[in-house]
């Protein structure tokens, strides 16, 4: 330089044009003589910016950005 993927909760990750969810981590309860494990509830989101379509975008197009691969 050129082609392709990926970007969503503290983490690893699903989603799907019409109010964002699951493991795991945390926090708080019950349990326990106490820890640990179990259950339950709780918080925690600019869905990478940014523009576009659209009644309505995380989803669908466009650029950028950052990062993995591939080829030269």
């Nucleotide at each position: 330089g050129a082609a392709g993927g990926u970007g969503u909760a503290g983490u690893u990750c699903a989603g799907u044009g019409g109010u964002a969810g699951a493991g795991u981590a945390u926090g708080u309860g019950c349990u326990u003589a106490g820890c640990a494990u179990g259950c339950a509830c709780a918080a925690g989101g600019u869905c990478c910016u940014g523009g576009g379509u659209u009644c309505a975008a995380u989803u669908c197009c466009c650029a950028g950005c950052a990062c993995c691969c591939u080829c030269a």